Predicted 3D model of a 73-nucleotide RNA (transfer RNA) from a Pseudomonadota bacterium. Taxonomically the source falls in Pseudomonadota (Bacteria, Pseudomonadati). The RNAcentral record of the sequence draws on ENA.
[in-house]
RNA sequence: GUGGUUGUAGCUCAACUGGCAGAGCGCCAGGUUGUGGCCCUGGAGGCUAGGGGUUCGAGCCCCCUCAACCACC
Numbered sequence: 001g002u003g004g005u006u007g008u009a010g011c012u013c014a015a016c017u018g019g020c021a022g023a024g025c026g027c028c029a030g031g032u033u034g035u036g037g038c039c040c041u042g043g044a045g046g047c048u049a050g051g052g053g054u055u056c057g058a059g060c061c062c063c064c065u066c067a068a069c070c071a072c073c
Stems, first nucleotide, its partner, number of pairs: 001072007010025004019056001027043005049065005
C1' cells in the first nucleotide's frame, strides 16, 4: 500500500427487518450483620470512535477520516 473484521457505561458484551440505548461485573446509598463479606433493594454513569449524507426517524443504511487486530504484498 490492498482487502477484511472490530469500535456502544470504568471493564466484558447485547440491542430483532431503521422506531423510547440495556445486561453482568465494578462504583455510590440504604437494608441485613456485633463488624466485614455474601445476599436483597434503589441510584449515578452514554451525545453509540470523529465528521458528513439518506430518512418523519440512524447504534443499525451510504461516504470520508481515525484507532486496534488479521491476511496479502

Its mean pLDDT, the model's own confidence on a scale to 100, is 81.